Bacterial RNase P class A from a soil metagenome, 394 nucleotides, folded computationally.
[in-house]
Order: sequence, then C1' cells, then structure tokens
RNA sequence: GAGUCGGCCGGACGGUCGCGGCGGCUCGCGGCUCCGGCCGCGGUCGUCGAGGAAAGUCCGGGCUCCACAGGGCACGGUGGUGGCCAACAGCCACCCGGGGCGACCCGCGGGACAGUGCCACAGAGAACAGACCGCCACGGCAGCGGGCGAGAGCCCGAUGACGUGGCAAGGGUGAAACGGUGGUGUAAGAGACCACCAGCGGCCCCGGUGACGGGGUCGGCUCGGUAAACCCCACCCGGAGCAAGCCCAGACAGCGUGCGUUCGAGGGCGGCCCGCCCGAGCACGCGGGUAGGGCGCUAGAGACGGUCGGCAACGGCCGUCCCAGAUGGAUGACCGUCGCUGCGGCCUCGGCAACGAGACCGUGGAACAGAACCCGGCUUACAGGCCGGCUCGU
Repeated sequence: GAGUCGGCCGGACGGUCGCGGCGGCUCGCGGCUCCGGCCGCGGUCGUCGAGGAAAGUCCGGGCUCCACAGGGCACGGUGGUGGCCAACAGCCACCCGGGGCGACCCGCGGGACAGUGCCACAGAGAACAGACCGCCACGGCAGCGGGCGAGAGCCCGAUGACGUGGCAAGGGUGAAACGGUGGUGUAAGAGACCACCAGCGGCCCCGGUGACGGGGUCGGCUCGGUAAACCCCACCCGGAGCAAGCCCAGACAGCGUGCGUUCGAGGGCGGCCCGCCCGAGCACGCGGGUAGGGCGCUAGAGACGGUCGGCAACGGCCGUCCCAGAUGGAUGACCGUCGCUGCGGCCUCGGCAACGAGACCGUGGAACAGAACCCGGCUUACAGGCCGGCUCGU
C1' cells in the first nucleotide's frame, strides 16, 4: 500500500423551562370517616425515564385461555455430521462441493438404479438418441489425363456431383451430445479389444464419536441434468393470542323481599324540631354484565464484574446492582462551552520539491429510527468514527 474477518461507539458537560412513573413531606383544596385516619387533585423535594436496531412481525419459547382416552392419516415445517440452547428455520466446531496466490468467502448440502413429469433457443439428434458437414466401400454417369487399337471402342488413374450401404473418429449446435489419452484393429471406424487415468458399484484394512478421509482388490466398461417439479425417506408439529385472561362494578331494564298510596313511604325549604309545600312510589337485596376502573405489567432463560471448564457456541460458581411501564400514549425544547466534521481564507514548523504535521478566523453539518406482555434469534435501515486479529505485495 492492497485486502479480509471480528468487536465497539453512535456526541459530552452545564443552565433555564417542561413531561411520565415511584417514594417522601403533609403545604393548599375537595371528598369519605368507625374520628385513628384514608382517598383524589395540586405544590414541593428526591429518584428513575428508549434502541442497536425499540423496526419488519419471519422463526422459536415463556405466559394465558380453549380443546384433548389412545393411535393413525392429511396439511405445514425441517433436512451433511457432532455439539450448544427453554426452544428454533438460531449459534459454534467440523465434513463435503465450488471460488480465491492467500487471509477467507459462497452452498434450501437427504434420495434421480421406486415411479411419473420436464429439459426453452439452437441443433440431424435431448435419454435406452442421432447423421447436417465429414470419413469409407460399391455402383452407374460426366469431363480430364495416360495406355492399347486401323476404327467402333476397351482398360487404368485421380477428380466432381448423384445413388445404395457402412461409421461415429473429426467439424458444427448447445448449459448439457452416452468417459479421457495412447495403442491394436479396420475399407473407414468404434470400449470392438488392450494399457494407464478419471468416475461408479461390491468387498476388505486403517484413522475418526460421526459426516467423512486414506489405501488395497474385484467388476461390468460409463448407466445426463432437474426434487425452491410431483413424489419417496427420516424427524418435528393441537388452536388462538395481552383486544390473551382475571377481578371490582354505575345508569337503564329484569327478579325477589319489605314498607307505603289520605292511618302518607319518600322528596323540597332548614343546622335540628314544629310548620308549610309536592306527593305514588320508595328502600334493601340478587345474579348477569355495559360504560368506567383495577390486576395481568415488568425481578427477568435479568444487567455488570470476577473466576473455573470448554477450540468455540455455551455452561457452573461467587460478588455487586435494580434498570421505563405510558394508555391519546411521557422520555422534550432553547441557550452556552467543548469535542467531531465539510467548504473558504490566513499563518507557523519540517522538507530542494511533491507533501506531511499543527494553530487561528468565517460559515455550515451531524444518520437510521422510537418501547406498549416479556425473552432468544433472523432480516432490513443507519451520518460519522474507534479498536483488534490475520493475509498478500514492496
């Protein structure tokens, strides 16, 4: 200098004003009271108050309710091996295949000798295929050359197009054309045969928990791809979701009991009694449950630090800490100083220079996004910046 992998931060401090939760004070107001206090609203003091993704809601689990003898099918999901985990489609390590000089990266990675389907375009032919060009043999034809003959003509040779047959080596098409190289063989050829190699299958030995790797031997000689096509195999899986679910409980209507309608319940005036006025309903209870309120609700597979085991994911133990719970939904606004940074200007230092390091002035900028039952993942978005491991080149 180029590259690769991983981790982290995602402004700091102060002032003024403001918002939500909890606790204290009991200062003000209101309500209730069994007179001890209690509740609500406000004030004041203290304390806490978004994220690495709070997001998408894709996967898994906790929790809640419903369903459920047992078993099977279907639907859906998962898919190399071993491990981790509450669980997973997640994570770690390894294997195999592919890419890269390398660090490292990529792979929805069971099965295509159970069956079925599909393989565009091009091409002759796309699955137990095929013959366009080509190669070879034969046949007659055409012109040419040579030979023989007095001549008609005959013979030989190479060439050209045609016909019949053989071939699949070479060319050509394609993502893919029924092993590769060399030889034998042949009219020309071909696993037709042979040697080696590659691949496939069977058996044996060695290493590994395993996926798998290494070696040996035998075989027929090669049997295409596609399962994010149907399908087959193995394993997993009940449904709905905090608007889950539970509790308290007005009004109106309903039911029951009691009292009452001139022997006046109840209400109004009033501090109370008398009194005056209105007057046919009133009071209590019941269960269901609406409005409304409360619980669920935030102490948890918790955070931080240490230590031990493990390559790691992760787990054990010890210590410290408490860290949002709103419900029209708080977590904010403004100002100052500093830090970061873009542009313009100016200056200092080092250097021959290119350039490097730094100070100051002016003017700008600072992302993605925002809890709503909780947690583990995945995916996606993100201004700018920091740190570390490793590789290659000089």

It matches the Rfam family "Bacterial RNase P class A". Rfam's curators write: Ribonuclease P (RNase P) is a ubiquitous endoribonuclease, found in archaea, bacteria and eukarya as well as chloroplasts and mitochondria. The family's RNA type in Rfam is ribozyme.